This is a predicted structure of a 74-nucleotide RNA (transfer RNA) from Mucilaginibacter gotjawali. Rfam family: tRNA. Rfam classes the family as a transfer RNA. Gene Ontology term of the family: triplet codon-amino acid adaptor activity. The sequence is in RNAcentral, with records from ENA. RNAcentral records the identical sequence in 33 taxa. Taxonomically the source falls in Mucilaginibacter (Bacteria, Bacteroidota, Sphingobacteriia, Sphingobacteriales).

RNA sequence: GCGGAAGUAGCUCAGUUGGUAGAGCGAUAGCCUUCCAAGCUAUAGGUCGCGAGUUCGAACCUCGUCUUCCGCUC
Repeated sequence: GCGGAAGUAGCUCAGUUGGUAGAGCGAUAGCCUUCCAAGCUAUAGGUCGCGAGUUCGAACCUCGUCUUCCGCUC
């Protein structure tokens, strides 16, 4: 330098026929318990890596760009 993959909640990930962004774990509060743990319920937490474009509408399509990983070449 070329090609490919990944980037979504604190963590691990799902969601791609474009139509209100989710799960598990974790956090906080409550219930339960003599207390703790376990269990149950609720709540909070996201400009979907960043910027631009297409579209009535973008996590999803297009372009650029950043980071990480893999392969190829010198």